Background:
This is a predicted structure of a 350-nucleotide RNA (Bacterial RNase P class A) from an Ectothiorhodospiraceae bacterium. The sequence was found by an Rfam model in a public genome assembly. Taxonomically the source falls in Ectothiorhodospiraceae (Bacteria, Pseudomonadati, Pseudomonadota, Gammaproteobacteria). Its mean pLDDT, the model's own confidence on a scale to 100, is 78.
């Protein structure tokens, strides 16, 4: 100097003028003044909760979710650290990461054959058969043996080497691989220049069915509570203690005595919920870290047909994606530009 990777921050600024809105104060009403007024994702509605109601609400089945280990958290499918596998020269990044020896299913085409088996080209033919024979043997490849060599394929009964055999084969042996056990380290997942036993279950796939472990009431702020007003306490049908109803389905239990459907009529107005909390910031201590504890400090939008907009001027990094509707913790998606820091690789110079 270049390229990369990980983490953090900002989110156009300033001034003038008119306009909107929450709270507070003043004002007879009008109105005036002060302090405030959309995001890092407010988005998706994908997870988890707080809160409200069923409701005082138990057990089971079905169903659903997660899936290495240990922690964090109110909790999670999130986050942190570690392990294993993969990937990159590396810093790093990714993982839908329990079980294939419980069972079932699937693996196109090619290939002899895709999992109890089986042989296309080959190899042997010692033994038996057939033919010849100078009786030494030779031939044949029929029976039989074989899967080491070749071919097909993503994958073909573990790999390399030596011995052995008629030719071969874990057939035997050595090492590697695999399985089981012990020991050592680690809380654990796991790991091992460790030791022993075994020729060894002959592939893959569970984001296929399935098995295993753990977790799970439901509905949702249009929840729900209160006030005011209006009307038709109307009409019809069904079930009825062997029953009906009770916030997903079914069963048991429990509670209750009524419940369900159709037609028709009235109101749809206001207040609360509605923002002080698992809160933000600073700092000390503990921890590898997520985070926790202590102290100090701050209050940071609450609309309801839906509030922050219009105009002018200046600056510059020239402004992308984009607007709260009960709230919070995450994940995912979209995205212009700027700033700061750690680490890795390459080139050059000293």
């Nucleotide at each position: 100097g270049g390229a990369g990777u990980c983490g953090g921050c900002c989110a156009g600024a300033c001034a003038g003028u008119c306009g909107c809105u929450g709270c507070c104060g003043g004002u007879u009403a009008g109105c005036c003044g002060g302090c405030g007024g959309a995001g890092g994702a407010a988005a998706g509605u994908c997870c988890g909760g707080g809160c409200u109601c069923c409701a005082c609400a138990g057990g089971g089945c079905a169903g659903g979710g997660u899936g290495c280990c240990a922690g964090g958290u109110a909790a999670c499918g999130c986050c942190u650290g570690g392990g294993a596998g993969g990937u990159g020269u590396g810093a790093g990044c990714c993982u839908a990461c329990g079980g294939a020896a419980a069972g079932u299913g699937c693996c196109a085409c090619a290939g002899a054959a895709a999992a109890c088996g089986a042989a296309c080209c080959g190899c042997c033919g010692a033994u038996g058969g057939c033919c010849c024979u100078u009786c030494g043997g030779g031939g044949u490849a029929c029976a039989g043996g074989u899967a080491a060599g070749g071919g097909u394929g993503a994958a073909a009964a573990g790999g390399u080497g030596c011995g052995g055999u008629a030719a071969g084969a874990g057939c035997g042996c050595a090492c590697c691989g695999c399985g089981c056990g012990a020991c050592u380290g680690g809380c654990a997942a796991c790991a091992g220049u460790u030791c022993g036993c075994g020729g060894c279950a002959c592939g893959g796939u569970a984001a296929a069915c399935c098995c295993c472990a753990c977790c799970c009431g439901g509905a949702g702020c249009a929840a729900g509570a209160c006030c005011a007003a209006a009307u038709a306490g109307g009409g019809g049908a069904g079930c009825a203690u062997u029953g009906g109803c009770g916030u997903g389905g079914c069963c048991c239990g429990c509670g209750u005595c009524g419940c369900u459907c159709c037609c028709g009529g009235g109101u749809a107005g206001g207040u609360c919920g509605c923002u002080a909390c698992a809160g933000g910031c600073g700092u000390g201590c503990g921890g590898u870290g997520a985070c926790g504890c202590g102290c100090g400090u701050c209050g940071c939008a609450g609309a309801u047909g839906a509030a922050u907009g219009g105009c002018u001027g200046u600056c510059c990094u020239c402004g992308a994606c984009a607007g709260a509707a009960c709230c919070c913790g995450g994940c995912u998606u979209a995205u212009c530009g700027g700033c700061c820091g750690g680490c890795u690789c390459c080139c050059u110079u000293g």